Bacterial RNase P class A from a Solirubrobacterales bacterium, 342 nucleotides, folded computationally.
Model confidence (mean pLDDT): 76 of 100.
Of the family's consensus pairs, 91% are formed in the model.
It matches the Rfam family "Bacterial RNase P class A". Rfam classes the family as a ribozyme.
The RNAcentral record of the sequence draws on ENA.
It is recorded under the gene name rnpB.
């Protein structure tokens, strides 16, 4: 230096000019010289991201519900130990799988509580026997033997059939068929017996623990998979989201009171009703303010041009705020590790 692998970081830079939003200062105008508003000015100051995104988790905050507690329903989470306000997140480890290794992947409690499902194929999906093997035993048939000949029966021997039956080794089906390999054994076979491997259990030791390991025992080694099917076990969870929510509050309509100039209208007149007008009140619409931020809002500002340099610039733009996860992403830089070559 090159292959692989893990972690972190950066997200064009500098200068000038023009522009946009907020703050501050200042000037002018409106207003009452107030509060506030509108407009201008500025050698002032601040102005997106690692994901601002998806809105998928966890919280803060707010309102609603709720005496406390328990039970149930519904939902979520699920190896172990830590971290955290909390989490389904993070760290370390364990187990299983992949890789030569560094390392990567895993919704990773329970399938001997019960129920259910296992397409197609296949005989059979948890119990079976299609092909096949055997036919020791029983059955049937044929032949032989037991002596004078024939017949019958029984017995014994041999051969055959594959009827009863035995087997689950081999073939075949399938994602999956009652642990694997070998030897023995048998009529043929089979944990039927044995050795090794695997499995289960007990005990000891190591570890906080998941778990690991050694020894011993078990062949009745019993029970294939699926819980992202119901279910069982343990733990967690009230609902709605800033359009939450709080404050101020025009106009119209409403209520109480005052008032008397009076065209019209009602009662024959006085006078009263009615009523322009005024004061006050409650809820509250428009609207405003707060919530709301060391960017920040009335639907939303952060852009453009020029010059120089280089590696020639990806994905992408806040809307209550945090902690995570996930997804998108050109190029560059830094550090660790593995294997091999020089």
């Nucleotide at each position: 230096a090159g292959c692989g692998u893990g972690a972190g970081u950066u997200a064009g830079g500098c200068a000038g000019c023009c522009g946009c939003g907020g703050a501050c200062a200042u000037c002018a105008c409106c207003g009452a010289g107030g509060a506030g508003g509108u407009g201008g000015u500025g050698a002032u100051u601040c102005g997106a991201g690692g994901a601002a995104a998806g809105u998928c988790c966890g919280g803060a905050c707010a309102c609603c519900a709720u005496a406390g507690g328990g039970c149930g329903a519904g939902g979520g989470c699920g190896g172990u130990g830590g971290g955290u306000a909390a989490c389904g997140c993070c760290c370390a480890c364990c187990c299983g799988g992949g890789g030569a290794a560094a390392c990567c992947c895993g919704c990773g409690g329970g399938a001997a509580a019960g129920u259910g499902c296992c397409a197609c194929a296949g005989a059979g999906a948890c119990a079976u026997a299609c092909c096949g093997c055997c036919g020791a035993u029983g059955g049937c048939g044929c032949g032989g033997c037991c002596u004078c000949a024939g017949c019958u029966g029984a017995g014994c021997c041999g051969c055959g059939c594959a009827c009863a039956g035995g087997c689950a080794a081999g073939g075949g089906u399938g994602a999956a068929a009652a642990g694997g390999u070998g030897c023995g054994g048998u009529a043929a076979g089979a944990g039927c017996g044995c050795a090794c491997c695997g499995g289960c259990g007990a005990u000891g030791c190591g570890g906080u623990g998941a778990c690991g390991u050694a020894u011993c025992g078990c062949g009745u080694c019993a029970a294939g998979g699926c819980a992202a099917a119901c279910c069982c076990c343990g733990c967690c969870c009230g609902g709605u989201g800033c359009a939450a929510g709080g404050c101020c509050a025009a106009g119209c309509a409403g209520g109480a009171c005052c008032g008397c100039a009076g065209a019209c209208c009602c009662g024959g007149c006085u006078c009263g009703g009615c009523g322009a007008g005024g004061u006050c009140c409650a809820g509250g619409u428009a609207g405003g303010c707060c919530g709301c931020a060391c960017a920040g809002a009335u639907a939303g500002a952060u852009g453009g041009c020029u010059g120089c340099c280089c590696a020639c610039g990806a994905c992408a733009g806040g809307a209550u705020c945090c902690g995570g996860c996930u997804u998108a992403c050109a190029g560059g830089c830094u550090c660790g590790c593995u294997a091999c070559u020089g």